[in-house]
RNA sequence: GACGAACGCUGGCGGCGUGCCUGACACAUGCAAGUCGUACGGUUCAUGUAUUUUCAAGCUUUCUUGUUGGUACAUGGAUAGUGGCGGACGGGUGAGUAACGCGUGAAUAUCUAUCCAUUGGAGGGGGACAACCCGUCGAAAGGCGGGCUAAUACCGCGUAGGCCAUUUUUUUAUUGGUGAAAGGUCACGUUUUGUGGCUGCCGAUGGAUGAGUUUGCGUCCUAUCAGCUAGUUGGUGGGGUAAGGGCCUACCAAGGCUAAGACGGGUAGCCGGUCUGAGAGGAUGGCCGGUCACACUGGAACUGAGAUACGGUCCAGACUCCUACGGGAGGCAGCAGUGGGGAAUCUUGGGCAAUGGGGGGAACCCUGACCCAGCGACGCCGCGUGAGGGAUGAAGGUUUUCGGAUCGUAAACCUCUGUUGUACGGGAAGAAGGAUGUGACGGUACCGUACGAGUAAGCCCCGGCAAACUACGUGCCAGCAGCCGCGGUAACACGUAGGGGGCGAGCGUUGUCCGGAAUUACUGGGCGUAAAGGGCGCGCAGGCGGUUAUGUUAGUCUGCUGUGAAAAGCAUCGGCUCAACCGGUGUCUUGCGGCGGAUACUGCAUAGCUUGAGUACUGGAGAGGGAAGUGGAAUUCCCGGUGUAGCGGUGAAAUGCGUAGAUAUCGGGAGGAACACCGGUGGCGAAGGCGGCUUUCUGGCCAGUUACUGACGCUCAUGCGCGAGAGCUGGGGUAGCGAACCGGAUUAGAUACCCGGGUAGUCCCAGCCGUAAACGCUGAAUGCUAGGUGUGGGUGUCGCAGGGCAUCCGUGCCGCAGUUAACGCGUUAAGCAUUCCGCCUGGGGAGUACGAUCGCAAGAUUGAAACUCAAAGGAAUUGACGGGGGCCCGCACAAGCGGUGGAGCACGUGGUUUAAUUCGAUGCAAACCGAAGAACCUUACCUGGGUUUGACAUGUACGUAUUAGGGGCAUGAAAGUGUCUUGACCCUGUUUUCGGAUGGGGAGCGUACACAGGUGCUGCAUGGCUGUCGUCAGCUCGUGUCGUGAGAUGUUGGGUUAAGUCCCGCAACGAGCGCAACCCCUGCAUUCAGUUGCCAUCGGUACGGCCGGGCACUCUGGAUGGACUGCCGGCGACAAGCCGGAGGAGGGUGGGGAUGACGUCAAGUCAUCAUGGCCCUUAUGCCCAGGGCGACACACGUGCUACAAUGGCCGGCACAUCGGGAAGCGAAGGGGCGACUCUAAGCGGAUCCCUCAAAGCCGGUCCCAGUUCGGAUUGCAGUCUGCAACUCGACUGCAUGAAGUCGGAAUCGCUAGUAAUCGUGGAUCAGCCAAGCCGCGGUGAAUACGUUCCCGGGCCUUGUACACACCGCCCGUCACACCACCCGAGUUGGGUGCACCCGAAGCCGGUGGCCGAACCUGCAAAGGACGGAGCCGUCUAAGGUGUGCCUGGUAAGGGGGGUG
Repeated sequence: GACGAACGCUGGCGGCGUGCCUGACACAUGCAAGUCGUACGGUUCAUGUAUUUUCAAGCUUUCUUGUUGGUACAUGGAUAGUGGCGGACGGGUGAGUAACGCGUGAAUAUCUAUCCAUUGGAGGGGGACAACCCGUCGAAAGGCGGGCUAAUACCGCGUAGGCCAUUUUUUUAUUGGUGAAAGGUCACGUUUUGUGGCUGCCGAUGGAUGAGUUUGCGUCCUAUCAGCUAGUUGGUGGGGUAAGGGCCUACCAAGGCUAAGACGGGUAGCCGGUCUGAGAGGAUGGCCGGUCACACUGGAACUGAGAUACGGUCCAGACUCCUACGGGAGGCAGCAGUGGGGAAUCUUGGGCAAUGGGGGGAACCCUGACCCAGCGACGCCGCGUGAGGGAUGAAGGUUUUCGGAUCGUAAACCUCUGUUGUACGGGAAGAAGGAUGUGACGGUACCGUACGAGUAAGCCCCGGCAAACUACGUGCCAGCAGCCGCGGUAACACGUAGGGGGCGAGCGUUGUCCGGAAUUACUGGGCGUAAAGGGCGCGCAGGCGGUUAUGUUAGUCUGCUGUGAAAAGCAUCGGCUCAACCGGUGUCUUGCGGCGGAUACUGCAUAGCUUGAGUACUGGAGAGGGAAGUGGAAUUCCCGGUGUAGCGGUGAAAUGCGUAGAUAUCGGGAGGAACACCGGUGGCGAAGGCGGCUUUCUGGCCAGUUACUGACGCUCAUGCGCGAGAGCUGGGGUAGCGAACCGGAUUAGAUACCCGGGUAGUCCCAGCCGUAAACGCUGAAUGCUAGGUGUGGGUGUCGCAGGGCAUCCGUGCCGCAGUUAACGCGUUAAGCAUUCCGCCUGGGGAGUACGAUCGCAAGAUUGAAACUCAAAGGAAUUGACGGGGGCCCGCACAAGCGGUGGAGCACGUGGUUUAAUUCGAUGCAAACCGAAGAACCUUACCUGGGUUUGACAUGUACGUAUUAGGGGCAUGAAAGUGUCUUGACCCUGUUUUCGGAUGGGGAGCGUACACAGGUGCUGCAUGGCUGUCGUCAGCUCGUGUCGUGAGAUGUUGGGUUAAGUCCCGCAACGAGCGCAACCCCUGCAUUCAGUUGCCAUCGGUACGGCCGGGCACUCUGGAUGGACUGCCGGCGACAAGCCGGAGGAGGGUGGGGAUGACGUCAAGUCAUCAUGGCCCUUAUGCCCAGGGCGACACACGUGCUACAAUGGCCGGCACAUCGGGAAGCGAAGGGGCGACUCUAAGCGGAUCCCUCAAAGCCGGUCCCAGUUCGGAUUGCAGUCUGCAACUCGACUGCAUGAAGUCGGAAUCGCUAGUAAUCGUGGAUCAGCCAAGCCGCGGUGAAUACGUUCCCGGGCCUUGUACACACCGCCCGUCACACCACCCGAGUUGGGUGCACCCGAAGCCGGUGGCCGAACCUGCAAAGGACGGAGCCGUCUAAGGUGUGCCUGGUAAGGGGGGUG
């Protein structure tokens, strides 16, 4: 895009189309094929005439009239039967059919009613049968017998231009045979036979139309169907047909078809066309048209011009119906309609007015063909649901950043219009050659008038593809989904709403086909690594094929011509108001046939040619193949000698061998297998493959030179052969090696890797197997397209030679053009071309199953499907990773020192407990962390008591004078509640005896409403801040260049550095963030300043820088200088830099700090703070008391104190720094053993105080012990802080005196003023659980060979199936669930072959004693001729029996596979 559609939601009108795709399932009812009286005899009705009869009346003799019945004739109508024509058309369906069925082209051994043309004829006779009547059988359907009768019914005779036969050489002609007919009606008439019209009949010839038959070409899938065939193929005779023919039959022959697909299986009506597509194609065959087939299923003929007959016949079968049970009837795949099936498909309508058909002379009759109407948005087309104006941008909805935005000129409202609708009026064409008549549709279409915006919009979608976005709800639920994928609390993806997009009386969904898909590639693909080159050769068929000439013209090209139906399509013109639809004209119909022409190319034929191919000749290399022989080294074994305790083996061992003498060594012997060195990306071979030497047989190859043949060539489906190793069969052989197996080790295990043994096998002969990473993962052949450099074989030439040059064949590497997705390939192509073969078409299932072929077996070859997935895969890129490589760092290891892990205690955490033990932090990078201070408070937790505009902020409204604030009392645990008392302030109006009084407002308070409040949730919604890799040296950008691209380059490389630090090189050149430096502290010096600091010199002194004085020194704190590889030597590349040295307080970043790139960990924090969303609102908010955060079987982390003599204790003596101090530090003095206390000076500080530093040094004591070590725990008594030390503080004294004697596995810190050790200060703080943290100084080491290893990191490189990136990915078994499949004892359907039995109807043949009007003989009787019944036979449907084959369903059980 399309549809004969269906489903969901919705639905105003009209036109034109279209409508059982499923059960070729079954059908009630009605209708769908009849007609002709101008073929015929009857019957019947009406009218008329004539006649007769009954009765009646008039008249009354006849007669007249009426009436009843009959008869004859005439006219008109009807029609059962005979007869004619038509029921073979029209209408339906698509079951069957893979076929001359269909399409297209051709052919002819043929027929053709009616129709047309031409021509001729139509003479004369005969006998019946229906109807009807009578009888009779049957329930019915329907028969039977007898009798009468007509014809355009039937039968002879005559005629004959046809046909058959015959004679003749043929034309022609002759002879013989055969062989036709029908009348009807109308008009006129001298109506005795007449004439004419119309119509009908017969023969012949021709035509038209239709049909039969034959044939070239085309026409689905399957080879897991490879062979099929007995009337089969052909011939002769005969038969049969309209007609050729094995169409049938007898006989004869043995043929016929097939890889260009026979035979078999599956599926299917075919075509014009239709849909799609640029086309080529692909798919399809509904409506319409052509054709075939079928008519309940199967078989059969009859009639006929035509049938093997949809609404005919016969038979069989199934089914339905009727029945009196004897027997009958039926066939909607005609139109309607019913049931059923199904996702699904209409009215039991009107009319013959038109078109067409049948009959008829006609009128006319019939026609479910047809024309119309009805139903269905099923499709196509058209129209409408209003148009213009209208901003307070209304209300309302939605949203919001609260400003607004949007629905939105949309609505309201104003002005119009009148499609549609309703009503009324008018009113067709379709209807004819002229006139008249005739309309189902239909009072329809159409026209006019009136009314009146009134009656008329939905569906799908809005994450990307793909046009269209927000809110709420939901919370991996509910759901969506075409693919990718959405949904786990902020969903543009689910549901709803608002808004938007698309289409619109429709819109979506589903299904199917084509397209996109160059994704089966003819147009128009591929095969080194993505799927794909056969393991290799030989070679039949086939395909393709060098060069010249001639012929031919099959292919090819071209002109003319026949056909290619119509419809459809396309163009154009026209008709319905337009369109859909319809009509005219043209074109198209790409095809097939015929005739003519051209001859380049291809083919074919003939004759040549030599360059392709081959042959001969002369040389050459070689692990090419087969056979026979032969050689030495080595291993093993055997014998003998020497010799002694081990050998062997491994990472280390053990098993094993050895005192019965091994290993080692010497000599001799046996046997098998393999051939060191040469040996080489060397050689040979088609591949597999081939390696000592000699002989022999043999294949191929290369070069050279002439000669010869003359396209003999290339490729190759099927086929045939070769084909490593392993394996198999039979026989032999066996030294070494060595599956299986045994033993020893290793290991968690070790059915392995390692070791000791060892059987098949490896070897030979004969035969199988036929595979492989049989690989160059690259089929064979030919030609063409730059080079360079090795190597093997030959030849020519130059040269004395080494060697050079040229050329051919092989074999490697590099590389241009070109090519390739890239990698790469590149004269040995994967380049450019040609020819032929093989092969591929997403992954898995699966090289599996079934079948077949081969094989002794193992197995090989061929080779699916169901089901399942949204990928599988290639090459390259960036990372990450590796028990990969290279280089390099770090207290990373190593070398050292001291610890932790064991003990007690402290603190933190987990766990447990609890009413609560609030919360967070969880490897490194949580755990003396948030917390630099939990008894109350803090406090967030629990229990209980209270409170509700609130403890706190803002706003609005109302109220308040007993106001706010202060104080007291009662009650209570407190909060609070109740009550008493005292009692203002600010602004302003009025009044005032200026004291005040009074009104309003503010503040305050109360009430109400907005709101407050939340340490409630989400750190995975966030900001900010922080940790970590890591103070690691990295991370990037611009421009350029390279690459299809991701990306690369720069940033890699050579050096160097602490460093991407610097230098050099380089398709790169620059730049940014990092590094470094700039900043602070510290180390040296100078300078400035000199109190509270200092004291060298001077003076005083109660000897204390205490005082005067001084500012030199120390110091304090400002400024400046100083260090830069600057200098020298060596190394290095003349560089960067490194090593050493000088000078210097300091030397190569001097030491320390601050400083943390791009990023990573959804790292940490919503409980610092801020903040989106959600949640609570008499509570998850707020107040209060008490409790808890301090629990305690345990586990972990971080510390403190120790275990002692380098020590404890006692006494004496010495030396710091950084800091802090007013609700503070607190001297001196007094009290207390002490904690502390009393009193109190000084100090907001270089001044006073904290403040005696300790380790240390000197002296003494202890004497190795659970101690004079160690101090836990506990008792008593105290001190201090604080409202308050019970839960739950610190400290003091006395007493008590636990564990612990240096710590398992494991593990931490530190490279110098560091570790270790010693004290000291501060923050927080009433006090303190601080043994923590942050600082300060005192004393003050050891060690680093080195980078193999552990950990972490940086750069380069390599592999990768990893990319939430190795804590990755991923394989198989087992367990469970589901699904499809294979096998399966069987069982049950369908199809089909063969054999046999039975055999209806019927055709044909035979017979025909029975029957029979026509003809013949005959007076007749009868006979003959001919026909028939009956009977017999061939064929044969259905049926039956047996036995095969194919294909489904189902099945205990078995098997693997897929998914979860």
Small-subunit ribosomal RNA from an uncultured bacterium, 1460 nucleotides, folded computationally.
RNAcentral holds the sequence, with entries from ENA and SILVA.
Its Rfam family is "Bacterial small subunit ribosomal RNA". Its family is annotated with ribosome and structural constituent of ribosome in the Gene Ontology.